[in-house]
RNA sequence: GGAGUCGGCCGGAUGGUCGCUCUCUCCGCUUCGCGGAGGGGGAGGAAAGUCCGGGCUCCACAGGACAGGGUGCCAGGUAACGCCUGGGGGGCGAGAGCCCACGGAAAGUGCCACAGAAAAGAUACCGCCUAAGUCCGUCAAGGACCGGUAAGGGUGAAAUGGUGCGGUAAGAGCGCACCGCGCUUCUGGUAACAGAAGUGGCAGGGCAAACCCCACCCGGAGCAAAGCCAAAUAGGGGGGCGAGCGGCGCAAGCCGCGACCCGUGGUCCGCGGGGCUCCCGGGUAGGCUGCACGAGGCGCGCGGUGACGCGCGUCCCAGAUGAAUGGCCAUCCUCGACAGAACCCGGCUUACAGGCCGACUCCUCCU
Numbered sequence: 001g002g003a004g005u006c007g008g009c010c011g012g013a014u015g016g017u018c019g020c021u022c023u024c025u026c027c028g029c030u031u032c033g034c035g036g037a038g039g040g041g042g043a044g045g046a047a048a049g050u051c052c053g054g055g056c057u058c059c060a061c062a063g064g065a066c067a068g069g070g071u072g073c074c075a076g077g078u079a080a081c082g083c084c085u086g087g088g089g090g091g092c093g094a095g096a097g098c099c100c101a102c103g104g105a106a107a108g109u110g111c112c113a114c115a116g117a118a119a120a121g122a123u124a125c126c127g128c129c130u131a132a133g134u135c136c137g138u139c140a141a142g143g144a145c146c147g148g149u150a151a152g153g154g155u156g157a158a159a160u161g162g163u164g165c166g167g168u169a170a171g172a173g174c175g176c177a178c179c180g181c182g183c184u185u186c187u188g189g190u191a192a193c194a195g196a197a198g199u200g201g202c203a204g205g206g207c208a209a210a211c212c213c214c215a216c217c218c219g220g221a222g223c224a225a226a227g228c229c230a231a232a233u234a235g236g237g238g239g240g241c242g243a244g245c246g247g248c249g250c251a252a253g254c255c256g257c258g259a260c261c262c263g264u265g266g267u268c269c270g271c272g273g274g275g276c277u278c279c280c281g282g283g284u285a286g287g288c289u290g291c292a293c294g295a296g297g298c299g300c301g302c303g304g305u306g307a308c309g310c311g312c313g314u315c316c317c318a319g320a321u322g323a324a325u326g327g328c329c330a331u332c333c334u335c336g337a338c339a340g341a342a343c344c345c346g347g348c349u350u351a352c353a354g355g356c357c358g359a360c361u362c363c364u365c366c367u
Base pairs, nucleotide, nucleotide: 001363002362003361004360005359006358007357008356009355010354012332013331014330015329016328017327018326020042021041022040023039024038025037026036027035028034029033044338048349049348051347052346053345054344055343056222057221058220059219068218069217070216071215072214073087074086075085076084077083088102089100090099091098092097103213104212108211109210110207111206112205125153126152127149128148129147133145134144135143136142161179162178163177164176165175166174180202181200182199183198184197185196186195187194188193226289227288228287229286236280237279238278239277240276241275244257245256246255247254248253260274261273262272263271264270296315297314298313299312300311301310302309303308333336
């Protein structure tokens, strides 16, 4: 200098001015509140997808089992997780490094297109062989039958361990060596697993993000959760009723009697319907809480390989509800991407112009 890998960070800046929203202090008023002045806060790394996990709220619930759903190498972290960290195994890369749903296929069932003889306790298309047996051939050579075989070819994503030597009629774990695999033992490791020794001729294809089996986890609904205050109108429940007369009292007033209206009815009681007024209760509109101090941010120290944990100090950092976070001007630069909170938090995934920092790998050159 070039090519690359991994991790972290930033996401236009400054000033002026006019607004919006929340909040604090002060002042004023007609004091549920409204107005004014001043101070302070005001989107993101993903606020997104709503895919996991938890907090919170209500409902249900003795416990267990079934069903259903999820997870799936081991150990650790965490409130929890399908997340993260470290490790093991497998694959890719020259390397830094990256990727993997990575339990079980001799519990059972199922599937394996096309091609192919055969797709699973198999089979023989082209081949290879003719030692043994039968026949033809006088004998022989040769041929036919009965057969043997799976080395080679061919099909396929995949064909019943691989390579080599021996062996054989030709072949074959048939025998042997090495590799692979299974089992046993030992060693190391918390474990996944790794290594060694012995042993077995091989145990019998693949698929479980097919059913299934095994182990572990999971109650349901969600802030339009949930709680509180509470009109008008219309329902529900209950009480009372105008005029008049009488009594007491100086008066204000109090007490008693008494047909509120309509229908039924000759009348009264009763029954049915209705009006006015007061009270009670539920719900609606509306308002308040939930709702911004939290598994919180930052700094330092300690423990740990790390995820993370512990201690101390310090900070308060959006809270709307037709829903604020914006408009304009000036200057500068590298000329600005994806995008906008709505109960909160931890993750994952997806989108993203451009820029900065650190660690590491490979190649080339120079000293």